[in-house]
Context: one part of a larger RNA
RNA sequence: GAUGAACGCUAGCGGCAGGCCUAACACAUGCAAGUCGAGGGGUAACAGGGAAGAGCUUGCUCUUUCGCUGACGACCGGCGCACGGGUGCGUAACGCGUAUACAACUUACCUUUUGGAGGGGAAUAGCCCAGGGAAACUUGGAUUAAUGCCCCAUAGUAUGGGAAUAUCUCCUGAUAUUUUCAUUAAACAUUUAUGGCCAUUAGAUGGGUAUGCGUCCUAUUAGUUAGUUGGUAAGGUAACGGCUUACCAAGGCAGCGAUAGGUAGGGGUCCUGAGAGGGAGAUCCCCCACACUGGUACUGAGACACGGACCAGACUCCUACGGGAGGCAGCAGUGAGGAAUAUUGGACAAUGGGCGAGAGCCUGAUCCAGCCAUGCCGCGUGCAGGAAGACUGCCCUAUGGGUUGUAAACUGCUUUUACAGAGGAAGAACCACUCCCACGUGUGGGAGUUUGACGGUACUCUGCGAAUAAGGAUCGGCUAACUCCGUGCCAGCAGCCGCGGUAAUACGGAGGAUCCAAGCGUUAUCC
Numbered sequence: 001g002a003u004g005a006a007c008g009c010u011a012g013c014g015g016c017a018g019g020c021c022u023a024a025c026a027c028a029u030g031c032a033a034g035u036c037g038a039g040g041g042g043u044a045a046c047a048g049g050g051a052a053g054a055g056c057u058u059g060c061u062c063u064u065u066c067g068c069u070g071a072c073g074a075c076c077g078g079c080g081c082a083c084g085g086g087u088g089c090g091u092a093a094c095g096c097g098u099a100u101a102c103a104a105c106u107u108a109c110c111u112u113u114u115g116g117a118g119g120g121g122a123a124u125a126g127c128c129c130a131g132g133g134a135a136a137c138u139u140g141g142a143u144u145a146a147u148g149c150c151c152c153a154u155a156g157u158a159u160g161g162g163a164a165u166a167u168c169u170c171c172u173g174a175u176a177u178u179u180u181c182a183u184u185a186a187a188c189a190u191u192u193a194u195g196g197c198c199a200u201u202a203g204a205u206g207g208g209u210a211u212g213c214g215u216c217c218u219a220u221u222a223g224u225u226a227g228u229u230g231g232u233a234a235g236g237u238a239a240c241g242g243c244u245u246a247c248c249a250a251g252g253c254a255g256c257g258a259u260a261g262g263u264a265g266g267g268g269u270c271c272u273g274a275g276a277g278g279g280a281g282a283u284c285c286c287c288c289a290c291a292c293u294g295g296u297a298c299u300g301a302g303a304c305a306c307g308g309a310c311c312a313g314a315c316u317c318c319u320a321c322g323g324g325a326g327g328c329a330g331c332a333g334u335g336a337g338g339a340a341u342a343u344u345g346g347a348c349a350a351u352g353g354g355c356g357a358g359a360g361c362c363u364g365a366u367c368c369a370g371c372c373a374u375g376c377c378g379c380g381u382g383c384a385g386g387a388a389g390a391c392u393g394c395c396c397u398a399u400g401g402g403u404u405g406u407a408a409a410c411u412g413c414u415u416u417u418a419c420a421g422a423g424g425a426a427g428a429a430c431c432a433c434u435c436c437c438a439c440g441u442g443u444g445g446g447a448g449u450u451u452g453a454c455g456g457u458a459c460u461c462u463g464c465g466a467a468u469a470a471g472g473a474u475c476g477g478c479u480a481a482c483u484c485c486g487u488g489c490c491a492g493c494a495g496c497c498g499c500g501g502u503a504a505u506a507c508g509g510a511g512g513a514u515c516c517a518a519g520c521g522u523u524a525u526c527c
Stems, first nucleotide, its partner, number of pairs: 001526003005523005012379006018372002020337001025335003029332003034079003039076002042072002046070003049066008086290003095215008105207002110203002114199003118152004128141005158183011188195002216262003223253003228250008265287004269280004292313005315326004343369001345368003351365001352363004382413004393404001395402002419463005427454001432449008471516005476497003482511005492499002
């Protein structure tokens, strides 16, 4: 000097940041991923309307019914749920950093190129009927729809195979052009504005793989390795590869530290230092790994998937004992652990994300507020005059006085801040709707209406009155700051040297002083 700090004493305000470093311990409760009716059959709820009936107050109330309409529970379907958010267990590794490369691969949504969308079919959820179960849930029957599923057709600048020509190459072969054979598509909705569907081209984006170099400690770890190292073949993969398998060879690594053990997420960065270095990896950003523990795959453009599935295990809970349910290392919150770390808050107004044609819905991402001097920064606790250097008071004294001390009283001034009153934002741009203009006819521009959690907050003005606001540590030397009293090797102090046994500037108190200041000290850790 520094800190994600803690502890002691103390404490006026604001701005900005930060806030479980320990038990990747266990978790009550709520919320954290939905959305689309412009894909579909429909109608559980709400509202409107129609029809029928009843009551009467004769235009109202009630009942029944109809998906007719706005909408919409559950269901089928699409997209999303692989993002965003958390944690640092594991990992000494191509994990990370950096520089390259492709056996080469994939790429939903987005942008872009060129084309296309013809015909047919079988089911199934829901609803209905019947049943089982305490529940979780589940069985059978009948019936129905789709942008769900299947079949046929059509198609090349797509994919695969063959042939020819040209170029390059030592050869194998590669590239380009031409030709031929085979194979693979589709979905519609509608308010007529549009939005979607299929194939394909290029891009953007994102991921996969490989290589060089760098990346902690221990030799009180010296040998290690059998799919191990290489080859051939096959399988597998989006793709290369012992990735896997069969056969063959016997290799591969290692004192420039293999193997083994310990520790640890890595980096940008941060702290310190004149630098070289040393230390750290909180917040923020990038990458990695993980999601109760271990394993497995499914779906999908993408996962071997935190709030998906299956199996096993530990734990907790429900049970009618037959059987079931769960996973906060999401945001709050609870217990435990600990020296120690916050609210079961508000809003989607902004930014961003998902879905949707849109309106919009969802969003503990995010934006805000709450708590904490945890840190940094800023402001204040008054200013000027005032000597009789006040009678005072405390303290000291050589008893003359000295000191506290311009300090106070007293006089004048100011009002940051506090308190009270009044006004009061920016952050709002979009989107939507209405109107106008321009042209490229759905875009651009303009006008109007609408939209703020924070918040009556920031800020401004007025009133008021010195009014509302100072402590902590130290004073032997290092080290700025000295006397008296008490104590008497006691009580105690102490970072080191050391103080204390009757005159202690070192212990305790007082007066005075010094240093910092809403903080000051102590402890811990690093340079």

Background
This is a predicted structure of a 527-nucleotide part of an RNA (small-subunit ribosomal RNA, 5' domain) from an uncultured bacterium.